Notes:
Small-subunit ribosomal RNA, 3' major domain from Erythroxylum savannarum, 476 nucleotides, folded computationally. Its Rfam family is "Bacterial small subunit ribosomal RNA". Lineage of the source: Eukaryota > Viridiplantae > Tracheophyta > rosids > Erythroxylum. RNAcentral holds the full RNA, with entries from SILVA.

Context: one part of a larger RNA
RNA sequence: UGAUGGGGGCCUACACAAGCGGUAGAGCAUUUAGUUUAAUUCGAUGCAAAGAGAAGAACCUUACCAGAGCUUGACAUGCCGCAAAUCCUCUUGAAAGAGAAGGGUGCCUUCGGGAACGGGGACACAGGUGGUGCAUGGUUGUCGUCAACUCAUGCUGUAAGGUGUUGGGUUAAGUCCCGCAACGAGUGUAACCCUUGAGUUUAGUUGCAACCGUUGAGUUUGGAACCCUGAGCAGACUGUCGAUGAUAAACUGGAGGAAGGUAAGAAUGACAUCAAGUCAUCAUGCCCCUUAUACCCUGGGCGACACAUGUGCUACAAUGGUCGGGACAAAGGGUCGCGAUCCCACAAGGGUAAGCUAACUCUAAAAACUCGUCCUCAGUUCAAAUUACAGGCUGCAACUCGCUUGUAUGAAGCCGGAAUCACUAGUAAUCAUCGGUCAGUUAUACGAUGGUGAAUUGGUUCUCGGGCCUUGUACA
Numbered sequence: 001u002g003a004u005g006g007g008g009g010c011c012u013a014c015a016c017a018a019g020c021g022g023u024a025g026a027g028c029a030u031u032u033a034g035u036u037u038a039a040u041u042c043g044a045u046g047c048a049a050a051g052a053g054a055a056g057a058a059c060c061u062u063a064c065c066a067g068a069g070c071u072u073g074a075c076a077u078g079c080c081g082c083a084a085a086u087c088c089u090c091u092u093g094a095a096a097g098a099g100a101a102g103g104g105u106g107c108c109u110u111c112g113g114g115a116a117c118g119g120g121g122a123c124a125c126a127g128g129u130g131g132u133g134c135a136u137g138g139u140u141g142u143c144g145u146c147a148a149c150u151c152a153u154g155c156u157g158u159a160a161g162g163u164g165u166u167g168g169g170u171u172a173a174g175u176c177c178c179g180c181a182a183c184g185a186g187u188g189u190a191a192c193c194c195u196u197g198a199g200u201u202u203a204g205u206u207g208c209a210a211c212c213g214u215u216g217a218g219u220u221u222g223g224a225a226c227c228c229u230g231a232g233c234a235g236a237c238u239g240u241c242g243a244u245g246a247u248a249a250a251c252u253g254g255a256g257g258a259a260g261g262u263a264a265g266a267a268u269g270a271c272a273u274c275a276a277g278u279c280a281u282c283a284u285g286c287c288c289c290u291u292a293u294a295c296c297c298u299g300g301g302c303g304a305c306a307c308a309u310g311u312g313c314u315a316c317a318a319u320g321g322u323c324g325g326g327a328c329a330a331a332g333g334g335u336c337g338c339g340a341u342c343c344c345a346c347a348a349g350g351g352u353a354a355g356c357u358a359a360c361u362c363u364a365a366a367a368a369c370u371c372g373u374c375c376u377c378a379g380u381u382c383a384a385a386u387u388a389c390a391g392g393c394u395g396c397a398a399c400u401c402g403c404u405u406g407u408a409u410g411a412a413g414c415c416g417g418a419a420u421c422a423c424u425a426g427u428a429a430u431c432a433u434c435g436g437u438c439a440g441u442u443a444u445a446c447g448a449u450g451g452u453g454a455a456u457u458g459g460u461u462c463u464c465g466g467g468c469c470u471u472g473u474a475c476a
Stems, first nucleotide, its partner, number of pairs: 001476002003473003007470006015460002019423001021421003026314005032308001034305002042053001064300004069295001073125001077124002079121002082118001087102001089100004107114002127289002130287003136283002138278003141274001148187004153182001154163003167178003194265003199233006208223001211222001237260001240254003244250001316416001320375002323372004332363003337356002342351003382413001387408007429452007
C1' cells in the first nucleotide's frame, strides 16, 4: 500500500421490514444432469449455465451414427490439351453417381483466335464445425449505472509511498460549497441524442368534420375550425416567494404551470477484477488429418426415459363456468404477400375473386368489461391431461417426428412442507393484440403494443450486496 475481521463509525439499495402476487405440491411444455444408445453432434455449470447460443432440428439445416460412393476434390488461383455450353431420351441405383443413344447450334472477331461454360490430365494446392479461449484479436457477461479510478507540477518521507482524493456540511453522484501544502487536469457522474407528456407556427392527402347543402355511408360539393399526422419553435432553470442553514452549497413548504426539483422511460457501462465465456459467428499463431479428421448421398439421430433439476403454461373454481346480445385500443405486418365478398362444410377448411406496393385495402374478431340465461358448492356444466375414431392444411415426403378440426374418453389436481423469487405507480396483478424467425410448426418462448388497474413503505435493529473513514492482523 492492499487484502481481510462473527472490530468500530457514517451512508446506500425491493437488502430487510410493510404489502401484493408467485415458485417449491398436480398435469403438460421446454432446458439441463444422469442413464440408455450405432448416434443420442457441440459448447455454456453458484450469483454471472440450464424457454441461454437456437429470431423456429420431418428432408435441408447438421456439425453425430449406419450404409453406399469419391480423391486436384462441393469451393479458389495458376499450367497443358480437347470440346461449344445448354437441351431431350433410355439402362442401372435407395440416392449420390455410373453408363449409353439422339439431334443441333449461340456471343465477340483483325478469321489467327478470344470470352463464358463443360469434360480430361499432372502438380503446386484446396478443404477441416479437428485440438488449444491457459498462445491470441475481436466481442460479451460480471461487480454496477456502483461512484469511483488516475495524472502533471509542487510539497513531504531514507524508501515503499503519502498529499491532492482527507476534514465540516450537502447530494442520486469525487454533485456542489467552505476549509486546508497544495494548485490544476483527465476518464467516469451530470448534460448533449431518442421516445412520452401541455402549447404555438406551418402544411392539409389517403387523415379530420364545426357550419352549409347532400347520402345507406365524410359518400359527394364547398371548408382548414377541431382531431390527427409530419416539420420547426418555445417550455423547467431551484427561475420566483417564505422558513431553516455559516451571509454558502443545499434542504423544506408554497405560488404559478401541461410538467417541479434527475418530469417519466430508453440508449449510454470509468480504471480494474474473475488465466470468467466464446478457436462452433468471424479472424488468427502453433499442433494435427490429407484415398481422410476433407467431400457427396440415402436412411436414422439431435425428439430415447427408471429418475433428478431449473424456467414457464394451465388449473384446482361462484370475484367462477356456459350460451346469447352490446361497447371501447394501441402498435405492427402484407405482392413468391395480405386476402374482403358470395357459395359449400357442424368445424378445421375448400371454391370463387374485388381491393391493396397501403393514414386509402386486407390482416381484424380486441379480450378482460357490460346486460340477460342456465349451473348452486359437487371432483361438478370446475379442470383439461391421456386415448380411440373420422377429417383438414403445409410440404417430394408428416411412421420414427408437424400443426389443426369434430365426436367420444374425462387422469392428477380442492391452493401446495422446509425453503425461496419478483415488484414502490400507470408499477404489481390481470386481459387481449401484433411482430420476427418461418413452406408448415412442437411459440405456453422471445420482442413489442395497448385495456382494466391496486396494496404498502417514507424506517434501518437484523439478513445479503456495495461505498467512504478509522482500527486489529503470525496474510501478500